Source information: Transfer RNA from Candidatus Curtissbacteria bacterium RIFCSPHIGHO2_12_FULL_41_17, 71 nucleotides, folded computationally. NCBI's taxonomy places the organism under Bacteria, Bacteria candidate phyla, Candidatus Curtissiibacteriota. Its Rfam family is "tRNA". The family's RNA type in Rfam is transfer RNA.

[in-house]
Order: sequence, then C1' cells, then structure tokens
RNA sequence: ACGGGCGUCGUUCAAUGGCAGGACCUCGGUCUCCAAAACCGACGAUGGGGGUUCGAUUCCCUCCGCCCGUG
Repeated sequence: ACGGGCGUCGUUCAAUGGCAGGACCUCGGUCUCCAAAACCGACGAUGGGGGUUCGAUUCCCUCCGCCCGUG
C1' cells in the first nucleotide's frame, strides 16, 4: 500500500429496518445474630460524521480504532 473481518452498558454476548435485551460486576432491599448463598429491584451502552428510509444497532459512503491476510 492492497484485501477481509470487527466496533453495542464497567466486562462479556444478543438484537438481519419498527420502544436496544440477557449474564457477570456495582448499588439498594428481603432473609440471617453477622456474613456468604439464594430471591427481588435499580443504575448503565449502539466509535465520530454524512446519506437512504415514514422509521437505522441493522443498508450505503467516509473517517477513527482493533484483528487477520497478501506483497
């Protein structure tokens, strides 16, 4: 330089055009003499910009970052 893949709560993984969800972590509660475990609840995210569409995590373009490959 060229080709391909990926980017979503603190972490990990879903969601193939129609209100972004689960698990772990954290916090609160129930329980317990206390703690752990268990159960209930809460907080929290679509890498940036532009386009298509009534509607975009999803499709298109571009940039940024990471990974793999070719030379």